[in-house]
RNA sequence: CCCAGCUCUCCGGGGUGUCCCGCCGCGCAUGGCGGGGCUGAGAGGCCAUGGGCCAACCCGCAGAACCUGAACCGGAUCAUGCCGGCGGAGGGAGAAAGGGCACGCGCCAA
Numbered sequence: 001c002c003c004a005g006c007u008c009u010c011c012g013g014g015g016u017g018u019c020c021c022g023c024c025g026c027g028c029a030u031g032g033c034g035g036g037g038c039u040g041a042g043a044g045g046c047c048a049u050g051g052g053c054c055a056a057c058c059c060g061c062a063g064a065a066c067c068u069g070a071a072c073c074g075g076a077u078c079a080u081g082c083c084g085g086c087g088g089a090g091g092g093a094g095a096a097a098g099g100g101c102a103c104g105c106g107c108c109a110a
Base pairs, nucleotide, nucleotide: 001104006098007097009095010094011060012059013058014057017038018037019036020035021034022033023032024031044054045053046052047051066091067090068089072085073084074083075082
C1' cells in the first nucleotide's frame, strides 16, 4: 500500500404460523370476538382486503432473511416448517464513507 469482520447514513428485501378454552354464529362455514399455550429475532395494528399501509424484528451478493420444490419425506406434538432431511438444489434485495485483523506486495535497516 492492498484488505475482512465491524460502525454510521440513506436506500431496499422479507415473514407474520399452529392449537386449547369461552361466547356468538352454523344451508352457504370452521366464520367472528375475547382469553390463553407452543416455537421463534419477529406470530402486531389499521384499511376501501386475490391485497395495501404502518410499527417492531430479521436480512441485503462472503446473500439459509425469505421464496420455490411442498397439500414433499422421516421424527416428535393437542397441533404447527416444531426438529431434521431436502440443501455442495434453484431463486433472492446495496451503495458511499469510516475503519483496519490476517495473507500478500513495496521500501528501509540489520